c-di-GMP-I riboswitch aptamer from a Bacillota bacterium, 93 nucleotides, folded computationally. Lineage of the source: Bacteria > Bacillati > Bacillota.

RNA sequence: AAUACAGCAUAGCAAACUCAUCGAAAGGUGGGGACGCAAAGUUGUGGGUCUAAAAGCCUCGGGUACGAGGUUCAUGACUGCCAGGCCGCUCCG
Numbered sequence: 001a002a003u004a005c006a007g008c009a010u011a012g013c014a015a016a017c018u019c020a021u022c023g024a025a026a027g028g029u030g031g032g033g034a035c036g037c038a039a040a041g042u043u044g045u046g047g048g049u050c051u052a053a054a055a056g057c058c059u060c061g062g063g064u065a066c067g068a069g070g071u072u073c074a075u076g077a078c079u080g081c082c083a084g085g086c087c088g089c090u091c092c093g
Base pairs, nucleotide, nucleotide: 005093007091012037013036017032018031019030020029021028022027035080041086042085043084045083046082047081048078049077050076055072056071057070058069059068060067061066
C1' cells in the first nucleotide's frame, strides 16, 4: 500500500404511515416521519415482481357512431427483491 472479514464514532440516506401534487394504474416528486441501510450511491443492463391506459381477441347490448364486461400484452413502473456495470467516506483490530 492492496484485498477480505468483524466492529466503534462522525457524517449521510430514509421503510411503514401521513399531507400536498402528478399519473388510467403500478408508482413518481416534495413536506412530515424513522423500520432499517457501508453502498438503502448510481445505472431498468439480465432475471424477478407490480400495473394494464392504448391496442388485439372474446361475449353481450346497439341507434352500426359506439358502449359495457372478460382476457392477452409493456411501450409504464420497482435498484430498500437478486445478480451485473460504474463510482465511493472515516477510525481501529